[in-house]
RNA sequence: CGGGUAUUAGCGCAGCUGGUAGCGCGCGACGUUCGGGACGUUGAGGUCGCUGGUUCGAAUCCAGUAUACCCGA
Numbered sequence: 001c002g003g004g005u006a007u008u009a010g011c012g013c014a015g016c017u018g019g020u021a022g023c024g025c026g027c028g029a030c031g032u033u034c035g036g037g038a039c040g041u042u043g044a045g046g047u048c049g050c051u052g053g054u055u056c057g058a059a060u061c062c063a064g065u066a067u068a069c070c071c072g073a
Stems, first nucleotide, its partner, number of pairs: 001072007010025004019056001027043005049065005
């Protein structure tokens, strides 16, 4: 320098063919318990690495860019 993969909640990940984002763990409250753990109920927490474009509508498509890793030179 060229090509590829990944980037989504605190952590690990899902998200089909564009239609307003979910699961597990963790966290808060409540129940249960003498108390804790475990278990159960419920809740909070993200606008999807960043910037722009296309579209009625973008995590998803397009361009650029950042970081990590892989391959090649």

This is a predicted structure of a 73-nucleotide RNA (transfer RNA) from Treponema sp. JC4. The sequence is in RNAcentral, with records from ENA, MGnify and Rfam. RNAcentral records the identical sequence in 6 taxa. It matches the Rfam family "tRNA". It is annotated as a transfer RNA. Gene Ontology term of the family: triplet codon-amino acid adaptor activity. Lineage of the source: Bacteria > Spirochaetota > Spirochaetia > Treponematales > Treponema.